[in-house]
RNA sequence: AUGCGCCCCGGGCAAACUUGCCGAAAGGUAAGGACGCAAUGCCGCGGGACUAACGGGUCAUCCAAUGUCAGCCGGGCUGCCAGU
Numbered sequence: 001a002u003g004c005g006c007c008c009c010g011g012g013c014a015a016a017c018u019u020g021c022c023g024a025a026a027g028g029u030a031a032g033g034a035c036g037c038a039a040u041g042c043c044g045c046g047g048g049a050c051u052a053a054c055g056g057g058u059c060a061u062c063c064a065a066u067g068u069c070a071g072c073c074g075g076g077c078u079g080c081c082a083g084u
Stems, first nucleotide, its partner, number of pairs: 001084002005081001012037002017032006035071001041077003045074003048069003055063003
């Protein structure tokens, strides 16, 4: 320096689900809990997905992100160990 993770050590995070709180919802958050993760660390920048409050159409449903997802895929930034 690294576009590679078969092999070491010490560790790290935590899906579903349950409960409390926040939120219109999607979802977030705390605790419990582990399906997984070598970036499952950070950033909504591009695509994608989810929701639809406000607003609008229409007459019980549709549109719509300024909301959400980084554990959907790219991109950017940073980083431990091992290998080369």
Molecule: c-di-GMP-I riboswitch aptamer
Organism: Gallionella sp.